[in-house]
Context: one part of a larger RNA
RNA sequence: UGACGGGGGCCCGCACAAGCAGCGGAGCAUGUGGUUUAAUUCGAAGCAACGCGAAGAACCUUACCAAGACUUGACAUCCCUUGAAUGCUAUCGAAAGGUAGCAGGCCCUUCGGGGACAAGGAGACAGGUGGUGCAUGGUUGUCGUCAGCUCGUGUCGUGAGAUGUUGGGUUAAGUCCCGCAACGAGCGCAACCCUUGUUGAUAGUUACCAGUAUUAAGUUAGGGACUCUAUCAAGACUGCCGUGGACAACACGGAGGAAGGUGGGGACGACGUCAAAUCAUCAUGCCCCUUAUGUCUUGGGCUACACACGUGCUACAAUGGCCGCAACAGAGGGCAGCGAAGUGGUAACAUGGAGCGAAUCUCAAAAAAGCGGUCUCAGUUCGGAUUGUGGGCUGCAACCCGCCCACAUGAAGAUGGAGUUGCUAGUAAUCGCGAAUCAGCAUGUCGCGGUGAAUGCGUUCCCGGGCCUUGUACA
Numbered sequence: 001u002g003a004c005g006g007g008g009g010c011c012c013g014c015a016c017a018a019g020c021a022g023c024g025g026a027g028c029a030u031g032u033g034g035u036u037u038a039a040u041u042c043g044a045a046g047c048a049a050c051g052c053g054a055a056g057a058a059c060c061u062u063a064c065c066a067a068g069a070c071u072u073g074a075c076a077u078c079c080c081u082u083g084a085a086u087g088c089u090a091u092c093g094a095a096a097g098g099u100a101g102c103a104g105g106c107c108c109u110u111c112g113g114g115g116a117c118a119a120g121g122a123g124a125c126a127g128g129u130g131g132u133g134c135a136u137g138g139u140u141g142u143c144g145u146c147a148g149c150u151c152g153u154g155u156c157g158u159g160a161g162a163u164g165u166u167g168g169g170u171u172a173a174g175u176c177c178c179g180c181a182a183c184g185a186g187c188g189c190a191a192c193c194c195u196u197g198u199u200g201a202u203a204g205u206u207a208c209c210a211g212u213a214u215u216a217a218g219u220u221a222g223g224g225a226c227u228c229u230a231u232c233a234a235g236a237c238u239g240c241c242g243u244g245g246a247c248a249a250c251a252c253g254g255a256g257g258a259a260g261g262u263g264g265g266g267a268c269g270a271c272g273u274c275a276a277a278u279c280a281u282c283a284u285g286c287c288c289c290u291u292a293u294g295u296c297u298u299g300g301g302c303u304a305c306a307c308a309c310g311u312g313c314u315a316c317a318a319u320g321g322c323c324g325c326a327a328c329a330g331a332g333g334g335c336a337g338c339g340a341a342g343u344g345g346u347a348a349c350a351u352g353g354a355g356c357g358a359a360u361c362u363c364a365a366a367a368a369a370g371c372g373g374u375c376u377c378a379g380u381u382c383g384g385a386u387u388g389u390g391g392g393c394u395g396c397a398a399c400c401c402g403c404c405c406a407c408a409u410g411a412a413g414a415u416g417g418a419g420u421u422g423c424u425a426g427u428a429a430u431c432g433c434g435a436a437u438c439a440g441c442a443u444g445u446c447g448c449g450g451u452g453a454a455u456g457c458g459u460u461c462c463c464g465g466g467c468c469u470u471g472u473a474c475a
Base pairs, nucleotide, nucleotide: 001475002474003472004471005470007469008468009467010466011465012464013463015459016458019423020422021421022420023419026314027313028312029311030310031309032308033307034305035304042053043052064300065299066298067297068296069295070294073125077124078123079121080120081119082118083117086103087102088101089100090099091098092097106115107114108113127289128288130287131286132285136283137282138278139277140276141274143272148187149186150185151184152183153182154163155162156161167178168177169176193266194265195264196263198234199233200232201231202230203229204228208223209222212221213220237260240254241253242252243251244250316416320375321374322373323372324371325370332363333362334361337356338355342351343350344349382413387408388407389406390405391404392403393402429451430450431449432448433447434446435445
């Protein structure tokens, strides 16, 4: 100087407390461990691994296993020889591939040859998701959006170092004020950026419709008011008033205001810590393989199942289930695409093909809510697992191993032990909608809006963190 203490002081955080909803019990989905297996590819491991890499394993993917094949190679550059490329047929084969035959006749040219492409050959070489993340770059997680981490000059100390950065206040903040052997500065904080909340100006189609006509319909004429769209501005600064305070910083209350003290949300992550993660995104040193640890193919596996754990979904019902009627969103996607009306089918879906590269057409029905009816506390008109049969869709192909529909079947489950998680407001809870990936496959992920709470006395205690101080046989 740090680190540590079941030392002290001050302070903060859904850290506790106060509340609400869960998890832990059930069934299923998914990841992991274990076991099994020819293989069940590999990585991730307290918080910070476990719906994680994977924004989507039937083949492919695929890295694993079995079998069948290749050896200048599936891919790149260079050299030689031959041939345009390419297409078709037969045959063996699971395919990869092998054998045989036929068609075809390219561009430039100084007529020597050159070019694209293909086959054969020799070797330089290719290739490796093989090893090492404890050789590395890059990227990422975490402490933590915590308020810290440093430097120059000066001063103090023999020195390591100290001071500044401590102190009194204050703040979300090393934020600001005051003081002070310090005076300044840098990286962080804040602001500048995006979004949302208010108003104005400009503009008015595909959006909008007050008044006038018109229509089944903002459909059309028309309008530029309103909504909205998208560009530019304004607006919030403790600016104003009062009180407290050191006349400071600031705190509390008030006015005005759409908004008040960082208005809400996001992007943004200092010096560093964990030899943290990744050699399987990529790049890369060294080591290793080179008729194989490379390459191609078919089939299988990654989907196994006594069991254990994590994360979710659905429930156990009446604040509910079912039936009927019938409202109100936002944000997105669409041409090898979205696909309307109509028609068939109980339905999945099929048919159909209008319109639309989309404020125009379409996906598209929002659901919970509301109104009416029924069920009456039951393992039930709760719950839907499991299984059977018949069908639909995608795709060469749904046996291993996809999704959906209908009928039948109708399991566990009566609110869950010890323990444990999230959340402070348009939040929790609850309801549906969209997108990426994608031929097909979503209870996952990332977004969007609808309905919309309860509680917060307080900081003694648990956890994590910041500053000062103290002890130490630790570095």
RNAcentral holds the full RNA, with entries from Greengenes. Small-subunit ribosomal RNA, 3' major domain from an uncultured bacterium, 475 nucleotides, folded computationally. It matches the Rfam family "Bacterial small subunit ribosomal RNA". The coordinates come from a structure-prediction model, not an experiment, and the mean pLDDT is 85.